Predicted 3D model of a 73-nucleotide RNA (transfer RNA) from candidate division MSBL1 archaeon SCGC-AAA261D19. The same sequence occurs in records of 2 taxa. The RNAcentral record of the sequence draws on ENA and Rfam. The prediction has a mean pLDDT of 81. Its Rfam family is "tRNA".
[in-house]
RNA sequence: GGGCCGGUAGUUCAGCGGUAUGAACGUCCGCUUGGCAUGCGGAAGGUCGCGGGUUCAAAUCCCGCCCGGUCCA
Numbered sequence: 001g002g003g004c005c006g007g008u009a010g011u012u013c014a015g016c017g018g019u020a021u022g023a024a025c026g027u028c029c030g031c032u033u034g035g036c037a038u039g040c041g042g043a044a045g046g047u048c049g050c051g052g053g054u055u056c057a058a059a060u061c062c063c064g065c066c067c068g069g070u071c072c073a
Base pairs, nucleotide, nucleotide: 001072002071003070004069005068006067007066010025011024012023013022018056027043028042029041030040031039049065050064051063052062053061
């Protein structure tokens, strides 16, 4: 330098162009207990890597760039 894969909540990851993006774990609050743990209920937490484009509508499609991994040279 080129090819491919990935970048989404604090973490690990889902997410066929169409609800206001989600799950698990974690955090916080409450219930339960004499008190913890477990269990149950609830809440907070997101520029979907960045910038453009296409579209009525983009996390999703297209282009460029950045970062990580991997292969080739």